[in-house]
Description: Predicted 3D model of a 74-nucleotide RNA (transfer RNA) from Chara braunii. It matches the Rfam family "tRNA". By type it is a transfer RNA. The organism belongs to Chara, within Eukaryota.
RNA sequence: GGAAAAAUAGCUUAGUUGGUUAGAGUGCUGGUCUAUCACGCCAGAAGUCGCGGGUUUAAAUCCUAUUUUUCCCG
Numbered sequence: 001g002g003a004a005a006a007a008u009a010g011c012u013u014a015g016u017u018g019g020u021u022a023g024a025g026u027g028c029u030g031g032u033c034u035a036u037c038a039c040g041c042c043a044g045a046a047g048u049c050g051c052g053g054g055u056u057u058a059a060a061u062c063c064u065a066u067u068u069u070u071c072c073c074g
Base pairs, nucleotide, nucleotide: 001073002072004070005069006068007067010026011025012024013023019057028044029043030042031041032040050066052064053063054062
């Protein structure tokens, strides 16, 4: 220099042929339980889906630019 893949909650991730309020596990907070802690149970917070723009009635999803990471070729 060329080609490909990935980026979603603190962490690990589901969801892609556009359409119901973006979910789960773990962690965190509160309550309950206990003499206390842990476990268990209940509830809650935490996402502008890496970032900018475009297409569309509607975009995590399609197009485009860009950033970072991984792998391959030279």